[in-house]
C1' cells in the first nucleotide's frame, strides 16, 4: 500500500417508542431506549429518490412545474480511519 469483513479482539453508532425543547412542517435536539449497523464516521459540493413549506397554473380533488428547505440509518459517490485476514 491494495483487497476483503468469516472467525477473533478493543470498542463506537443508535431504529422504533417515552419525555423534554425547538421548528409552519419535513423534522432537528438533549435523556432514556435498542432495531439494527464494518463506516449507521464526516460531506447534500456533484447525480438521483423519498418528505415538507411556499408560488402560481389547474381543480372536487389529484397532478406538473419554479423556489426555499428535510432525510448520510434511502441510493450513487467522495473523503477519512480501528483491528484482524490475504
Nucleotide at each position: 500500500g491494495a483487497a476483503g469483513g468469516a472467525a477473533a479482539g478493543u470498542g463506537c453508532c443508535a431504529a422504533a417508542c417515552c419525555c423534554a425543547a425547538u421548528g409552519c412542517g419535513a423534522g432537528u435536539u438533549g435523556g432514556g431506549g435498542g432495531c439494527g449497523g464494518a463506516a449507521a464516521g464526516u460531506c447534500u459540493a456533484c447525480a438521483g429518490a423519498u418528505c415538507u413549506c411556499u408560488c402560481g397554473g389547474u381543480u372536487a380533488g389529484u397532478c406538473a412545474g419554479g423556489g426555499a428547505g428535510a432525510u448520510g440509518g434511502c441510493u450513487g459517490g467522495a473523503u477519512u480511519a480501528c483491528c484482524c485476514u490475504u
Source information: c-di-GMP-I riboswitch aptamer from a Pseudomonadales bacterium, 86 nucleotides, folded computationally. Its mean pLDDT, the model's own confidence on a scale to 100, is 83. The organism belongs to Pseudomonadales, within Bacteria.